[in-house]
Molecule: transfer RNA
Organism: Opitutales bacterium
Parts: sequence; C1' cells; structure tokens
RNA sequence: GCCCUUGUAGCUCAGUUGGUAGAGCACAUCCUUGGUAAGGAUGAGGUCGGCGGUUCAAGUCCGCUCGGGGGCU
Repeated sequence: GCCCUUGUAGCUCAGUUGGUAGAGCACAUCCUUGGUAAGGAUGAGGUCGGCGGUUCAAGUCCGCUCGGGGGCU
C1' cells in the first nucleotide's frame, strides 16, 4: 500500500427483505426474610464510532474517515 472482518445500553451480544432499537448479566425501587443471599414485580439506561449521500423512511444501502482483529505483497 491492497483485501476481508468488526464497532449497537455499564459489560457480552441480537437486530430477518430498509419501516416504532432489543435480550442476558449488571444497576435502581419495591415485595418476600429476623437479617443477608436466592427468588419475584416494576423501572431507568442508546441520537447504533464520526461526517456526508441515496430514500417518504437508514442500525441496515453507498462514499470518505477513525478505532479493533485477520490476511497478502
């Protein structure tokens, strides 16, 4: 230098054919207990790495760019 892959909640990851962003764990409140743990109920938490484009509509498609991983010369 070129190619592939990856970036979504605090963490690990889903998200189909473009059509209201989700799960588990963690966290908060409450229930239960003599008190913890376990269990149960409810809730908060995201402008989807950044910028631009296409579209009525983009996490998803396209371009550039930044970071992680791998390969080739």